[in-house]
Molecule: transfer RNA
Organism: Mesorhizobium loti
Formats: sequence, C1' cells, structure tokens
RNA sequence: GCCGCGUUAGCUCAAUUGGUAGAGCAGCGCUUUUGUAAAGCGAAGGUUGCGGGUUCGAUUCCUGCACGCGGCACCA
Repeated sequence: GCCGCGUUAGCUCAAUUGGUAGAGCAGCGCUUUUGUAAAGCGAAGGUUGCGGGUUCGAUUCCUGCACGCGGCACCA
C1' cells in the first nucleotide's frame, strides 16, 4: 500500500428484506436476613466511532476519515 471483518448502555453482545434501539452481567432501589452474601422483583442507563449523501424515515444502503483485528504485498 491492497483486501476482508469489526466499532451499539460501564462490560460482553443482539437488532435478516430500512419503520418506536434490546438482552445478559455490573451499578441503583425494594423484598428476604440479626447483618452480609445468595435468591426474587423493579426502575434507570444510548448524539448506534466521527462527518457527508440517498430516503417520508438510516444501527441497517452509498461515501470519506479514525481506531482495532486478520490476511496479502513490499522491505536486506
């Protein structure tokens, strides 16, 4: 340098022909307990990496950039 994949909640990940963004864990509250843990219940938590474009509507399609992983090439 080229190709492919990835970037979504604090962490790990979903979201399949474009149509209200979800789960588990963690954290918080409640129940339970003498108290803690465990268990059960509940609520909260997101500018979907950053721009631009298409569309009535974009996590999803197109495009530029950044970062990560893998492969190839180059390099004596």